About this RNA
The RNA shown here (c-di-GMP-I-GGC riboswitch aptamer) has 85 nucleotides and comes from a bacterium. The coordinates come from a structure-prediction model, not an experiment, and the mean pLDDT is 83.
């Protein structure tokens, strides 16, 4: 250092929900536990999604733009605990 245990101390919180924001995807606060070893941060690649504008296109459809989702993932970047290896 990798690693992650039926170990400890903690921590976070999906579905569903009350309310609130937003055209939508969605998102804050409570409240609830499906699950997480970074479910802690960050939109740089990929993916997914939304509503509007705009290219091609006969349509279907596809491309950009602009939003969103870090609990979909690759990658940055911090970090608690220490059993086996």
């Nucleotide at each position: 250092a990798c690693c992650g245990a039926u170990a400890a101390a903690g921590g976070c919180a999906a579905a569903c929900u009350g309310c609130c924001u937003g055209a939508a995807a969605a998102g804050g606060c409570g409240g609830g536990a499906c699950g997480c070893a970074a479910a802690g941060c960050c939109u740089c690649g990929g993916g997914c999604c939304u509503g509007u504008u705009u290219u091609c296109g006969a349509a279907a459809g596809a491309g950009a733009a602009u939003g969103g989702c870090g609990g979909c993932u690759g990658g940055g970047u911090u970090a608690c605990c220490g059993a086996a290896g």